[in-house]
Predicted 3D model of a 184-nucleotide RNA (Lysine riboswitch aptamer) from Natronobacillus azotifigens. NCBI's taxonomy places the organism under Bacteria, Bacillota, Bacilli, Bacillaceae, Natronobacillus.
RNA sequence: AGUGAGUAUAGAGGUGCGAAGAACAAUAGUAAGCAAUAGGAAGUCAGUGAGGACUAGUGAAUAUUGUUGAAAGGGUGAUUCGCCGAAGUAAGCAGAAGCUCAUUUAUUCUGCUCACUGGUGCAGUAUUGAAUAAAUACCGUACUGUCAUAUAGUACUUGUGCUAUAUGGAGGGCUAUCUCACGC
Numbered sequence: 001a002g003u004g005a006g007u008a009u010a011g012a013g014g015u016g017c018g019a020a021g022a023a024c025a026a027u028a029g030u031a032a033g034c035a036a037u038a039g040g041a042a043g044u045c046a047g048u049g050a051g052g053a054c055u056a057g058u059g060a061a062u063a064u065u066g067u068u069g070a071a072a073g074g075g076u077g078a079u080u081c082g083c084c085g086a087a088g089u090a091a092g093c094a095g096a097a098g099c100u101c102a103u104u105u106a107u108u109c110u111g112c113u114c115a116c117u118g119g120u121g122c123a124g125u126a127u128u129g130a131a132u133a134a135a136u137a138c139c140g141u142a143c144u145g146u147c148a149u150a151u152a153g154u155a156c157u158u159g160u161g162c163u164a165u166a167u168g169g170a171g172g173g174c175u176a177u178c179u180c181a182c183g184c
Stems, first nucleotide, its partner, number of pairs: 002182004008177004014084001016083005023076002032068007042055004046105001047103005087117003091113007118144005124138005146169011
């Protein structure tokens, strides 16, 4: 080694956050195609209503058998990249997508506003999901970083630092440097 304010730069937390392509597991011997048998008029285009297009007695839907046989979303560890409100979630608004219009519907994606969450693990419930994977939300619990206060110890420049414990707060935070003003 003061007080206050603002800006700029650079950082920290750690099983830290997110993205990307490849590979891999699973989805799955599933969907779907083809063949046969049975069957006998409907079926597909997200739900509903209206319309439209296509397939169908040259056999629809459906069921069984045989054969061929996926993919998307999600996930895994490594690699690369971007980062530390990283990122995520809720609500509202706007836009886009799937044949057209409408819709008090659902799903997916993008942008903005505002609010919340310091970070991670584990367990429970709910939702999504093929899933006992994983994600999100709520609650509980554990660990951890940071700041404030208190106690104890300790170092020295004697009022500051460090260590440990306890309690509490939040990232609009914290640390370091810089700038301005005041004071000494």